[in-house]
Context: one part of a larger RNA
RNA sequence: CGCAUAUGGUGGAUGCCUUGGUAAUAAGAGGCGAUGAAGGACGUUUUAGCUUGCGAUAAGCUUCGGGGAAUUAGCAAUAAAGUUUUGAUCCGAAGAUUUCCGAAUGGGGCAACCUAAUUAAAUUUAUAUUUAAUUAUUAUAUAUUGAAUAAAAUAGAUAUAUAAAGCGAACCUGGAGAACUGAAACAUCUCAUUAUCCAGAGGAAAAUAAAUCAAUAUGAUGAUUCUGUUAGUAGCGGUGAGCGAAAACGGAUUAGCUCUGUUAUAUAUUGUUUUUAGAAUUUUAGUAGAAUAUUUUGGAAAAUUUAACCAUAGAAGGUGAUAGUCCUGUAUAUUAAAAAAUUUUUUAAAUGUUUAUAACUAUUUUGAGUAGGUCGAGACACGUGGAAUCUUGAUUGAAUAUAGGGGGACCAUCCUCUAAAGCUAAAUACUACUUAUUAACCGAUAGUGAACUAGUACCGUGAGGGAAAGGUAAAAAGAACCCCUGUUAGGGGAGUGAAAUAGAACCUGAAACCAUUUUGCGU
Numbered sequence: 001c002g003c004a005u006a007u008g009g010u011g012g013a014u015g016c017c018u019u020g021g022u023a024a025u026a027a028g029a030g031g032c033g034a035u036g037a038a039g040g041a042c043g044u045u046u047u048a049g050c051u052u053g054c055g056a057u058a059a060g061c062u063u064c065g066g067g068g069a070a071u072u073a074g075c076a077a078u079a080a081a082g083u084u085u086u087g088a089u090c091c092g093a094a095g096a097u098u099u100c101c102g103a104a105u106g107g108g109g110c111a112a113c114c115u116a117a118u119u120a121a122a123u124u125u126a127u128a129u130u131u132a133a134u135u136a137u138u139a140u141a142u143a144u145u146g147a148a149u150a151a152a153a154u155a156g157a158u159a160u161a162u163a164a165a166g167c168g169a170a171c172c173u174g175g176a177g178a179a180c181u182g183a184a185a186c187a188u189c190u191c192a193u194u195a196u197c198c199a200g201a202g203g204a205a206a207a208u209a210a211a212u213c214a215a216u217a218u219g220a221u222g223a224u225u226c227u228g229u230u231a232g233u234a235g236c237g238g239u240g241a242g243c244g245a246a247a248a249c250g251g252a253u254u255a256g257c258u259c260u261g262u263u264a265u266a267u268a269u270u271g272u273u274u275u276u277a278g279a280a281u282u283u284u285a286g287u288a289g290a291a292u293a294u295u296u297u298g299g300a301a302a303a304u305u306u307a308a309c310c311a312u313a314g315a316a317g318g319u320g321a322u323a324g325u326c327c328u329g330u331a332u333a334u335u336a337a338a339a340a341a342u343u344u345u346u347u348a349a350a351u352g353u354u355u356a357u358a359a360c361u362a363u364u365u366u367g368a369g370u371a372g373g374u375c376g377a378g379a380c381a382c383g384u385g386g387a388a389u390c391u392u393g394a395u396u397g398a399a400u401a402u403a404g405g406g407g408g409a410c411c412a413u414c415c416u417c418u419a420a421a422g423c424u425a426a427a428u429a430c431u432a433c434u435u436a437u438u439a440a441c442c443g444a445u446a447g448u449g450a451a452c453u454a455g456u457a458c459c460g461u462g463a464g465g466g467a468a469a470g471g472u473a474a475a476a477a478g479a480a481c482c483c484c485u486g487u488u489a490g491g492g493g494a495g496u497g498a499a500a501u502a503g504a505a506c507c508u509g510a511a512a513c514c515a516u517u518u519u520g521c522g523u
Base pairs, nucleotide, nucleotide: 001522002521003520004519006517007515008514009513015507016471017470020442021441022439023438024437025436026435027434028433029431030430031167032166039101040100041099042055043054044053046079049075050074051073061095062094063093064092065091066090070083071082072081106115107114108113116135117134118133119132120131121130122129123128137164138163139162140161141160142159143158144157145156171202172200173199174198175197176196182189186238213219225252226251227250228249229248235243236242256423257422258421259367261360262359263358264357265356266355268353270352271351272350273349274348277345278344279343280342281341282340283339284338286334287333288332292307293306296303308325309324310314316328317327318326372396373395374394375393376392377391378390379389382408403418404417405416406415407414458465459464478506481493482492483491484490
């Protein structure tokens, strides 16, 4: 020096764990906002920081209800000063307060700042200061005014009232609308009526009561929506790549209505809305809730031994190892001063409806620049094709139930329906949010980017990008005291503990790598 070996160091794999995630199920809720939202800035505790709460009444104030012993939020102990059985802290309901910014709305502005007017009040000798309220815009309604222009009217001005605005995860409707890609290139085509953008609405939205289908049965098919099948069929297609129905049948769920007007009387166990007084259920705090002792081992008993008990409760979690009977709970039973939701009964009112009669009124508001045609586009599974049907930019342009549309060019026959006006629950879609529950889901390079001060640190002018980082012990009992030393470093004793090679760089502690530590062999 090399190889091996032992022992250490380094390192943080593996195992075990879970505070956090993921995916669902069943319910709820499906909005918040000028009574100032969402989101922030700055403050606020005996407090320097971060988090949470709150707002100059500032980890809180008041009332009501629950509850019954400690408590003054967490990281985070100690001290000080307090509160509390005259019921605190805590949990729930309803109120009060709620700085500044933000739609932000008196005006302005480089968000959290600057600066006015009017009215009222307070203080002051006075100038003045402070406090409170109001003052944006637009639309609609009403009122008062009011030009050019004699009057009138209009424009305009002012006041009052009501409404709007902004935010929000997906779902929905309408409008605008790509490309990569595929076609093994590429142009029609595809990706796709997608991504993305804009507008708008609701708890769902949209659609909806046949100018629908069907096809010899002359169907009592009978609104829409969703769904299984029909069917990868019929078709479309540089007949390439690919795209791709419908009728019909089976299910979910079912609901039908309105259009000339007025009055009166009757009629129906009559609808809707508001309202009076209840009832029930649910939600927002809770309450009661069965049954075990011993032996052995051990640091510790829930393990083990022996003998018991409860069970409408042997779900689950915790407790010094694995507990039906120790704790929290669980089955079951039960509860609300206050607030909310749903259902239902009832009182009253308003406004309708059904049917009938009478009187008056009206003769139309059953849908015309429409249907249809031509040219150009788009939608239909259907790319112009033999292309019906639907929509319409341009241009034309009917009939009026003795009429008109459709039945996939077109014509006849036949069948079927009645456009150009409007309303309509359920079955369906989604989950930012709340509650409960579940998992042949993850277990710290996994699972959310985030189990920790995480959309933090950090990077970027900015849009934006975006980490790493969990584990002492049952309990801090977190090592008094002594020694080495320059030492708040590090170590040796002592002590605690079951264990300190569990010592805070702390569970386990692999490998690479290191050793001027052990032993052996080789040179």
Molecule: large-subunit ribosomal RNA, domain I
Organism: Turritopsis sp. SK-2016